The RNA shown here (Fluoride riboswitch aptamer (crcB RNA motif)) has 61 nucleotides and comes from an Actinomycetota bacterium. It was read from a public genome assembly, where an Rfam model found it. The source organism's lineage runs through Bacteria, Bacillati and Actinomycetota.
[in-house]
């Protein structure tokens, strides 16, 4: 002054926020899927679970 490891921190995981939890990154990690692309269609508020908020339809009242 350099690598590695573990904690800490922070920061991601296709549309918002919490809580639990796995995974990745330290400027990277990520930015859904089908059609080659113009352009078009299809899901989904989570990586998992849960919860709340928006959005849509249908039923009653």
């Nucleotide at each position: 002054g350099c690598g590695c490891c573990u904690c800490a921190c922070g920061g991601c995981g296709a549309u918002g926020g919490g809580g639990c939890u796995c995974g990745c990154c330290g400027c990277a990690a990520c930015c859904g899927c089908c059609g080659c692309g113009c352009c078009g269609g299809c899901u989904g508020a989570u990586g998992g679970c849960u919860c709340c908020u928006a959005c849509g339809g249908a039923a009653c009242g």